RNA sequence: AAUAUGCAAUGGCAAAAUCACUGAAAAGUGGUGACGCAAAGCUAUAGGGGCCUCCGUGAACCACAAGGCCAGCCAGCUGCCAUC
Numbered sequence: 001a002a003u004a005u006g007c008a009a010u011g012g013c014a015a016a017a018u019c020a021c022u023g024a025a026a027a028g029u030g031g032u033g034a035c036g037c038a039a040a041g042c043u044a045u046a047g048g049g050g051c052c053u054c055c056g057u058g059a060a061c062c063a064c065a066a067g068g069c070c071a072g073c074c075a076g077c078u079g080c081c082a083u084c
Stems, first nucleotide, its partner, number of pairs: 004083003012037002017032006035072001041077003047074002049070005056064003
């Protein structure tokens, strides 16, 4: 240095629920809270997948178009500590 692994330490993140705010919604941000996580760090235009539908079109509760969201679904990129 690379690869693999996760028994220790030091730290880190924070699901559901709930409160406040933003949003049409999905959802986001902050507080409380910990289900879990060795990448639960980053990436959504240029991989797959999922969710939403204010506005537009059509007669439409539906569909299409366009747009938005999810990285804690898979994936890609980067990376701490320890051991071998």

Predicted 3D model of an 84-nucleotide RNA (c-di-GMP-I riboswitch aptamer) from Mesobacillus campisalis. Taxonomically the source falls in Mesobacillus (Bacteria, Bacillota, Bacilli, Bacillaceae). The sequence is in RNAcentral, with records from Rfam and Ribocentre. Its Rfam family is "c-di-GMP-I riboswitch aptamer". Rfam's curators write: GEMM was predicted in a large-scale screen for bacterial structured RNA regulatory elements. Model confidence (mean pLDDT): 82 of 100.